[in-house]
Molecule: Bacterial RNase P class A
Organism: Actinomyces ruminicola
RNA sequence: CGAGCCGACCGGGCGGCCGCGGUACCGCCGGUUAGCCGGCGGAUCGAGGAACGUCCGGGCUCCACAGAGCAGGGCGGUGGCUAACAGCCACCCGGGGUGACCCGCGGGACAGUGCCACAGAAAGCAAACCGCCGGCAGAUGCCGGUAAGGGUGAAACGGUGGGGCAAGAGCCCACCAGCGUGACGGGUGACCGCCACGGCUAGGUAAACCCCGCCCGGAGCAAGACCGCGCAGCAGGUGACCGCCGCAAGGCGGAAAGGGCUGCUCGCCCGAGCCUGCGGGUAGGUCGCGUGAGGCCAUCGGCAACGGUGGUCCAAGAUGGAUGGUCGCCACCGCCAGGCCGGCAACGGCCGGCGGCAACAGAACCCGGCGUACAGGUCGGCUCGUCCG
Numbered sequence: 001c002g003a004g005c006c007g008a009c010c011g012g013g014c015g016g017c018c019g020c021g022g023u024a025c026c027g028c029c030g031g032u033u034a035g036c037c038g039g040c041g042g043a044u045c046g047a048g049g050a051a052c053g054u055c056c057g058g059g060c061u062c063c064a065c066a067g068a069g070c071a072g073g074g075c076g077g078u079g080g081c082u083a084a085c086a087g088c089c090a091c092c093c094g095g096g097g098u099g100a101c102c103c104g105c106g107g108g109a110c111a112g113u114g115c116c117a118c119a120g121a122a123a124g125c126a127a128a129c130c131g132c133c134g135g136c137a138g139a140u141g142c143c144g145g146u147a148a149g150g151g152u153g154a155a156a157c158g159g160u161g162g163g164g165c166a167a168g169a170g171c172c173c174a175c176c177a178g179c180g181u182g183a184c185g186g187g188u189g190a191c192c193g194c195c196a197c198g199g200c201u202a203g204g205u206a207a208a209c210c211c212c213g214c215c216c217g218g219a220g221c222a223a224g225a226c227c228g229c230g231c232a233g234c235a236g237g238u239g240a241c242c243g244c245c246g247c248a249a250g251g252c253g254g255a256a257a258g259g260g261c262u263g264c265u266c267g268c269c270c271g272a273g274c275c276u277g278c279g280g281g282u283a284g285g286u287c288g289c290g291u292g293a294g295g296c297c298a299u300c301g302g303c304a305a306c307g308g309u310g311g312u313c314c315a316a317g318a319u320g321g322a323u324g325g326u327c328g329c330c331a332c333c334g335c336c337a338g339g340c341c342g343g344c345a346a347c348g349g350c351c352g353g354c355g356g357c358a359a360c361a362g363a364a365c366c367c368g369g370c371g372u373a374c375a376g377g378u379c380g381g382c383u384c385g386u387c388c389g
Stems, first nucleotide, its partner, number of pairs: 001385010012330007020046004025042007048360001052371002055369005060220004072216005077091005092106001093104004107211002112209002114205003129150002131146006158176006177201001179198004184193003224287004233278006241254005258270004294313008332356005338351005
């Protein structure tokens, strides 16, 4: 210098002007049931690394719930971390890469059942298409043996050598691979190493049913709590009178409504309306609502995830939903046969000119993860190669 691997991080800065949302802050003005409310101005705070997807786990809230089991769902190497997890850390096993390093839904296929496309004779315990061998025979045909060879396939029933045989075959033997059983050694463990023995050999698939172990009640901030206009509901009362003129009888005007029982009167009952009260609750309002498994720094324990201790900080809270616009300077990026400097060189740095100013995206109860998107840029560690000395 080139090509890479891993980790951490930024994702514009400052200032002017205009604008928007919050405030248990301050001032002024107005209202007031004297608690506060409203307006204006000031001060102060105002998105993200993913605020996103809503996939997983929890907090919180309401409902349900004696206990146990079934059904259903999820998880799955081992040890640890955590409030919890399908997350994280370390390790094991398997696979990939020369390497740094990366990848993995990673329990069980001798509990049982199912399935294995196409091709192929045959796909699970057996099987004969070609070939090989034997017999029959006129025969290119028939019968039998054979899984060593050919061919098909993602996959064909251990590999190499020898013996054996009609030809062959773990049929037999040696070594190797692999499986099972039993010791021994190491490790908390997954597992690793090693020894002996045994059958000569065992296909794949559980993101198919299933088996084993562990976990899981439901709904979600439109949860839920408080206040509560009007209309409707319920209870009690009332259901009649009032005004004017006139000595009076009476007249005029206003006003909501009368009905049933009765031969009549009294009385009783019902009653639209009106008044008062009550509870539930709609509209609407308030709370929930941001001090939390919180951030940062130091230190201690631990390989680490993480935990302990001490210090310090408080940082949006809308409800048709604010966090924006514009200008200037700087930073940043690209281009230039540009200039200067450094170096043996590949190349690097500085200055100048021109151009650009951007990505993904945006809180809505909160937190821990995962996944996905992202213009441009920074830092650290490591690997392989090349060139120069």